c-di-GMP-I riboswitch aptamer from Mesobacillus maritimus, 86 nucleotides, folded computationally. Of the family's consensus pairs, 95% are formed in the model. Its mean pLDDT, the model's own confidence on a scale to 100, is 78. NCBI's taxonomy places the organism under Bacteria, Bacillati, Bacilli, Caryophanales, Mesobacillus.
RNA sequence: UGUUUUGAAAGGCAAAAUCACUGAAAGGUGAUGACGCAAAACUAUAGGGGCCUCCGCAGGAUCUGCAAGGCUAGCCAGUUGCCAUC
Numbered sequence: 001u002g003u004u005u006u007g008a009a010a011g012g013c014a015a016a017a018u019c020a021c022u023g024a025a026a027g028g029u030g031a032u033g034a035c036g037c038a039a040a041a042c043u044a045u046a047g048g049g050g051c052c053u054c055c056g057c058a059g060g061a062u063c064u065g066c067a068a069g070g071c072u073a074g075c076c077a078g079u080u081g082c083c084a085u086c
Base pairs, nucleotide, nucleotide: 002086004084012037013036017032018031019030020029021028022027035074041079042078043077047076048075049072050071051070052069053068056066057065058064059063
């Protein structure tokens, strides 16, 4: 530097659910809790997919379309990294 994964040793993260707060919502934050993860680390202006609709415009109007904004990295992905073996 590269490869591999049977993940030993030392460790890490934290799903659902519940409670509290926050947001129009998707969702987020904290506590409890562990479904799982060898990148479940970082990145939403590199790219794709998915989700939401307070405000704006138009209409055949308690909905639909457009625009715009927001969210999701534990969907794919980009970038980076620890230990061991070869």